[in-house]
Context: one part of a larger RNA
RNA sequence: UUGGGCGUAAAGCGUCUGUAGGUGGCUUUACAAGUCCGCCGUCAAAUCCCAAGGCUCAAGCCUGGAUAGGCGGUGGAAACUACCAAGCUGGAGUAUAGUAGAGGCAGAGGGAAUUUUUGGUGGAGCGGUGAAAUGCGUAGAGAUCGAGAGGAACACCAACGACAAAAACACUCUACGGGGACGACACUGAUACUGAGAGACGAAAGCUAGGGGAGCAAAUGUGAUUAGAUACCCUGGUAGUCCUAGCCGUAAACGAUGGAUACUAGGCGCUGCGCGUAUCGACCCGUGUAGUGCUAUAGCUAACGCGUUAAAUAUCCCGCUUGGGGAGUAUGUUCGCAAGAAUGAAACUC
Numbered sequence: 001u002u003g004g005g006c007g008u009a010a011a012g013c014g015u016c017u018g019u020a021g022g023u024g025g026c027u028u029u030a031c032a033a034g035u036c037c038g039c040c041g042u043c044a045a046a047u048c049c050c051a052a053g054g055c056u057c058a059a060g061c062c063u064g065g066a067u068a069g070g071c072g073g074u075g076g077a078a079a080c081u082a083c084c085a086a087g088c089u090g091g092a093g094u095a096u097a098g099u100a101g102a103g104g105c106a107g108a109g110g111g112a113a114u115u116u117u118u119g120g121u122g123g124a125g126c127g128g129u130g131a132a133a134u135g136c137g138u139a140g141a142g143a144u145c146g147a148g149a150g151g152a153a154c155a156c157c158a159a160c161g162a163c164a165a166a167a168a169c170a171c172u173c174u175a176c177g178g179g180g181a182c183g184a185c186a187c188u189g190a191u192a193c194u195g196a197g198a199g200a201c202g203a204a205a206g207c208u209a210g211g212g213g214a215g216c217a218a219a220u221g222u223g224a225u226u227a228g229a230u231a232c233c234c235u236g237g238u239a240g241u242c243c244u245a246g247c248c249g250u251a252a253a254c255g256a257u258g259g260a261u262a263c264u265a266g267g268c269g270c271u272g273c274g275c276g277u278a279u280c281g282a283c284c285c286g287u288g289u290a291g292u293g294c295u296a297u298a299g300c301u302a303a304c305g306c307g308u309u310a311a312a313u314a315u316c317c318c319g320c321u322u323g324g325g326g327a328g329u330a331u332g333u334u335c336g337c338a339a340g341a342a343u344g345a346a347a348c349u350c
Stems, first nucleotide, its partner, number of pairs: 004321003007304002012318001014201004021194003025088004033081002035077009049065003053061001091191001092188003098182002104176001106174004110154001115149007125136002206247006215241002220236002223233001258317005266295011299306002323350003332343004
């Protein structure tokens, strides 16, 4: 240097953008750097290997020969890689009729329900549990009928349905220079893939400042249960949950499965966009494409299972892994207001 792996055994960065780097479609020309072939020089001797010789043999000794390989030179080859030049359209992109969508930001509006205030009716319980009690109630509760306030969440539709890089995203409507996807035809002509560092986004909880506070509810006060009960159950209840501006940067951030490309039996769906057939029309039927599911052949797999959305067959690039514990700890550094995050050992032990 080559050789093993990463769904569940150790191992895919939470996700994306992108710098350096690595890799890169088809055709032709030129060149000869890589590459290949021939020859020359050189790589001291000894050693190693081969063949002889001679110490009685052997080891050792001695004589001769030789390969591979490196470096330099020289003469050639031109398929492949690189470079030069010219072209191509299949990869990629641009523009466009249009289409679907809980994709994003902002604004306005809505009804049901809980709580609460107030007024009416009414008059003894309500509430809660396995059973109770704490709790609320004759200062009129609970129940019921009006009127108001406020905050948060949006039943049905709703679907292994849609959309988004992931996190995420659902009451209705409007607006936005805006984002992504599909898409007949036209244009550019390899502009591509991946991506160390770097940057951006990133649930919940938590933090800072200012608001808001209906319900729920860490902490916490009681009532029960229990041997005890710092719990499970009940009754209250504060941070928080909500909004604005910042921070944090982690999750079983999961498909526990990195990205891109090509290729490889079928069958059954769903969503979007087309085409054909057909119809008064919507369907139906056939077919193509982009996604999203189920099942299954070959193949793979330790098995489970995966199986055109691969964990099959191949190529390129990145990340990560190397016994369990010690330990995601110590130390140092960077970041953070803090909480902590990132990077990350060893002794020792089995």

The part of an RNA shown here (small-subunit ribosomal RNA, central domain) has 350 nucleotides and comes from Allium fistulosum. The RNAcentral record of the full RNA draws on SILVA. The source organism's lineage runs through Eukaryota, Magnoliopsida, Liliopsida, Amaryllidaceae and Allium.